[in-house]
Formats: sequence, C1' cells, structure tokens
RNA sequence: GCCAAGCGCGUGGGAGAGAACGGGUCCGGCCCGUCGCCGAAGGCGCAAUUCCCGCCCGGAAACGCUCAGGCAGAAGGACCGCGCGCCCGUC
Repeated sequence: GCCAAGCGCGUGGGAGAGAACGGGUCCGGCCCGUCGCCGAAGGCGCAAUUCCCGCCCGGAAACGCUCAGGCAGAAGGACCGCGCGCCCGUC
C1' cells in the first nucleotide's frame, strides 16, 4: 500500500398476498372487531426438503411456522450490483 472476507453508509434493482366486511372518525388517513390470505425486516424450529460433514451426532437455510410484520399507492423489504469508509490477517 492493496485484493478477498466481514461491518457501516449512500445509491440502483427488488417478490408475494382482500383498495375485503362491519362500526367509529378529523374522511388524506387512522382506530377497533371479524374472517380470508402472504413470506424476502425481525423472531422461532429442525418433523419434512435442501446444503455442510464419508456416516452418525450436530448445524444452517432463500426450508418450515406465521409471534411480529404485510395484503391499492407510499413506506418497509431478504438478496444482488456499484461507490465510499472502517477493519484485520495474508502478500
């Protein structure tokens, strides 16, 4: 001094599912109740699937569950690309 990995910030892309019904209201919207759904914030779990390990044990997940969240738009959004910064080892 730099690459990879990790973290943070910015930026671009980014799916799914009722603009449901009833009541209230300040009528943009919001609150409560009722069912119907979605999974890609988060959370939980390995019974199934897949991955790691030769196998077992075990673990993880974009898998499963839907507590939370969401079901016009907006916001959010796992993940991916780019830029910047931090960081430590190797060289």
This is a predicted structure of a 91-nucleotide RNA (Glycine riboswitch aptamer) from Salinisphaera orenii YIM 95161. Taxonomically the source falls in Salinisphaera orenii subsp. halophila (Bacteria, Pseudomonadati, Pseudomonadota, Salinisphaera). Its mean pLDDT, the model's own confidence on a scale to 100, is 79.